[in-house]
RNA sequence: CUCUGCUCAGAGCAAACCAGGGGGAAUCCUAGGACGCAGAGCAACGGGGCUAAUGGAUCGGGAAGAGUAGAAAAGUUUCCGUCCGAUGUCAGCCGAGCCGCCGGA
Numbered sequence: 001c002u003c004u005g006c007u008c009a010g011a012g013c014a015a016a017c018c019a020g021g022g023g024g025a026a027u028c029c030u031a032g033g034a035c036g037c038a039g040a041g042c043a044a045c046g047g048g049g050c051u052a053a054u055g056g057a058u059c060g061g062g063a064a065g066a067g068u069a070g071a072a073a074a075g076u077u078u079c080c081g082u083c084c085g086a087u088g089u090c091a092g093c094c095g096a097g098c099c100g101c102c103g104g105a
Base pairs, nucleotide, nucleotide: 002105003104004103005102012037013036017032019030020029021028022027035092041098042097045095046094047093048090049089050088055084056083057082059081060080061079062078063077064076
C1' cells in the first nucleotide's frame, strides 16, 4: 500500500420510544434509552426517499365588494381545500469521494 472481518484488546456510535427545545413540515439539537453498527466517522456529488413554507395552477368550494333597472354570468380580491414544485431534509437506502482503530493475509 492492497485485500479482508472467523478470532483478540481497548474504545466508539446509538434505532424505536420518552422529556425539553428549534422548525410551517420533513426533521434537527440536548438529556435519558439501546434496536442494531467494523466505518452507524465526515460530506448532499449521482440516484432514491421524505416534506411543501415562499411560489405556481386552465382545479374545487365559501365569502366580500363590484357588476345589474333588478338579478345572473364572466372577471377582481380574499379564505379553505386539491394538485404541482426544493431553495428544505435524510449519510442508520444505494453508489462515488475524503479521513481513520484493531486483528488476519
Molecule: c-di-GMP-I riboswitch aptamer
Organism: Gammaproteobacteria bacterium